[in-house]
RNA sequence: GUUCGACAAAGGCAAACCCGGCGAAAGCCGGCGACGCAAAGCCAUGGGUCUAAGGACGAUCUGUCUAUGACUGCCAGGCUGCCGAA
Repeated sequence: GUUCGACAAAGGCAAACCCGGCGAAAGCCGGCGACGCAAAGCCAUGGGUCUAAGGACGAUCUGUCUAUGACUGCCAGGCUGCCGAA
């Protein structure tokens, strides 16, 4: 440097539920808590998914469309990185 990750060690992150806060919502933040994770570290770049305040359309129905709002713990891609093995 490349590839890989065990039944090793040191450490790391933290799903759901519940509580508080923010938000129109999706969702986010903090606490609690561990389902999981070898990049579950970082980046909305491509795809995908969620929401639809505002806007548009219809025209009265909780209607349809729409991201400038979100999700990286959905999949790719980019950048960085601990320990160990070959």
The RNA shown here (c-di-GMP-I riboswitch aptamer) has 86 nucleotides and comes from an Anaerolineales bacterium.
Model confidence (mean pLDDT): 86 of 100.
It matches the Rfam family "c-di-GMP-I riboswitch aptamer". Gene Ontology term of the family: cyclic-di-GMP binding.
The organism belongs to Anaerolineales, within Bacteria.